[in-house]
RNA sequence: AUCCUGAAAAAGCUGAAUUCCCGCCAUCAGGCGGGAUACGGGGGAACCGCUUUUUGGGGUGAAUCCGAAUAUUUCGGUAGGGCUUACCUUCAGUCCGAACCCGUCAGCUAACCUCGGAAGAAGUAAGAAGGGAGACU
Numbered sequence: 001a002u003c004c005u006g007a008a009a010a011a012g013c014u015g016a017a018u019u020c021c022c023g024c025c026a027u028c029a030g031g032c033g034g035g036a037u038a039c040g041g042g043g044g045a046a047c048c049g050c051u052u053u054u055u056g057g058g059g060u061g062a063a064u065c066c067g068a069a070u071a072u073u074u075c076g077g078u079a080g081g082g083c084u085u086a087c088c089u090u091c092a093g094u095c096c097g098a099a100c101c102c103g104u105c106a107g108c109u110a111a112c113c114u115c116g117g118a119a120g121a122a123g124u125a126a127g128a129a130g131g132g133a134g135a136c137u
Base pairs, nucleotide, nucleotide: 013120014119019036020035021034022033023032024031025030039116040115041114042113043112048107056105057102058101059100060099065077066076067075068074069073080096081095082094083093084092087131088130089129090128091127
């Protein structure tokens, strides 16, 4: 100097998933339980809409659909979605395109009822052009 691996880390990323209070166990720190909360989802009238119900149907989510093979996963694409480091737009680049749940049942939907409020990966100054703000001097 280069490559690989591990740990930590500013500013950041996906997502609704942030912020507090109390108690217990421990006593570096953390763990468990409970109650709230930013934020988010479902059910549920009239009116309107749909009448198409085993070819079951439906919900969260970006994650739907198609083709090819062949060995039941493997490619290629695709609706759609994310990132590129203060932000927005465009260009360019790059990635995802899953998984789970309800249980024969649900259009919209005021009142009302009810649920979630997780998890995960990466990482030390960051691609370009334009623009609107803000801060500092």
Model confidence (mean pLDDT): 79 of 100.
c-di-AMP riboswitch aptamer (ydaO/yuaA leader) from a Bacillota bacterium, 137 nucleotides, folded computationally.
Its Rfam family is "c-di-AMP riboswitch aptamer (ydaO/yuaA leader)". About the family: This family represents a conserved RNA structure found upstream of the ydaO and yuaA genes in Bacillus subtilis and related genes in other bacteria.